A computed fold for a 76-nucleotide RNA from Paenibacillus durus, annotated as c-di-GMP-I riboswitch aptamer. The coordinates come from a structure-prediction model, not an experiment, and the mean pLDDT is 88. The RNAcentral record of the sequence draws on Rfam. The source organism's lineage runs through Bacteria, Bacillati, Bacillota, Bacilli and Paenibacillus.
[in-house]
RNA sequence: AAAUGAAAAGGCAAACCCAUCGUAAGGUGGGGACGCAAAGUCAUGGGUCCUGAAGAAGGAUUGCCAGACCGCCAAA
Numbered sequence: 001a002a003a004u005g006a007a008a009a010g011g012c013a014a015a016c017c018c019a020u021c022g023u024a025a026g027g028u029g030g031g032g033a034c035g036c037a038a039a040g041u042c043a044u045g046g047g048u049c050c051u052g053a054a055g056a057a058g059g060a061u062u063g064c065c066a067g068a069c070c071g072c073c074a075a076a
């Protein structure tokens, strides 16, 4: 340094509720914890969802999968 992941310090925050933005999917803020060693960032590929004539095109979802980049601690 890398792989792996016991411990410790912390971190994030599902469903649901309230408010708000959006035609919608869904997003944002607050509450709230199902869980997460990347549940950090990127919509690049695939999947799924919304708008659209079921097309083209546009949008959404990385806490669906993969990829790229970056990162805390350190036992066996």
Base pairs, nucleotide, nucleotide: 005073011036012035016031017030018029019028020027021026034063040069041068042067044066045065046064047061048060049059050058051057